[in-house]
Record summary: The RNA shown here (c-di-GMP-I riboswitch aptamer) has 84 nucleotides and comes from Pelotomaculum thermopropionicum. RNAcentral holds the sequence, with entries from Rfam and Ribocentre. It matches the Rfam family "c-di-GMP-I riboswitch aptamer". Rfam links the family to the GO term cyclic-di-GMP binding. The same sequence occurs in records of 2 taxa. Model confidence (mean pLDDT): 88 of 100.
């Protein structure tokens, strides 16, 4: 440097759910608790996908991302451990 992740170690992250005189129009985020899981469940919305629809447009419930999701799938990028 490359490959795959059997075992082990040091650690790491944290779904659902609960709480919040937090942010947000919402989706969602953030903080505290919690642990289903994760070898990139670190980081990046680039492609697809999904969620939301304030504003806008049409109009009386639709369309639309400029808002989100990296723990939906690709892609990019950085990286721990042992093994070969």
């Nucleotide at each position: 440097g490359c490959a795959a992740g059997a075992u082990a170690a040091a650690g790491g992250c944290a779904a659902a759910c609960c709480c919040a005189g937090u942010c947000g129009a919402a989706a969602g985020a953030u903080g505290g608790g919690g642990a289903c899981g994760c070898a990139a469940a670190g980081c990046c919305a680039c492609g697809g996908g999904u969620c939301u629809a304030a504003a806008g447009c049409a109009c009386a419930u639709g369309c639309u991302a400029u808002g989100a999701c990296a723990g939906c799938c690709g892609g990019g990028u950085u990286g721990c451990c042992g093994u070969g």